[in-house]
RNA sequence: GCCAGAGUAGUUCAGUGGUAGAACGCAAACUUGGUAAGUUUGAAGUCGGGAGUUCAAUUCUCCCCUCUGGCU
Numbered sequence: 001g002c003c004a005g006a007g008u009a010g011u012u013c014a015g016u017g018g019u020a021g022a023a024c025g026c027a028a029a030c031u032u033g034g035u036a037a038g039u040u041u042g043a044a045g046u047c048g049g050g051a052g053u054u055c056a057a058u059u060c061u062c063c064c065c066u067c068u069g070g071c072u
Stems, first nucleotide, its partner, number of pairs: 001071007010024004018055001026042005048064005
C1' cells in the first nucleotide's frame, strides 16, 4: 500500500429501516442473628465521528478514526 471483519450499558454480546435489549457486574429494598445465596425494583447507551438517502437510520450509501486478521 491492497483486501476482509469488528466498533451498541462498566464487561461480554443480541438487535439489520418504525420508541435499543439480555447476561454478568453495580445500587436499593425484602429475607438472615450476620454474611453468602435467593426474590423484587432501579440506575447506567448522543448505537465510534461526520455527511447523504428516506416520512423515519443502530440498520442502507459515502468519507474519516480506532482495533483485529490476511496479502505484498

The RNA shown here (transfer RNA) has 72 nucleotides and comes from a bacterium. The sequence was found in a public genome assembly. The coordinates come from a structure-prediction model, not an experiment, and the mean pLDDT is 83.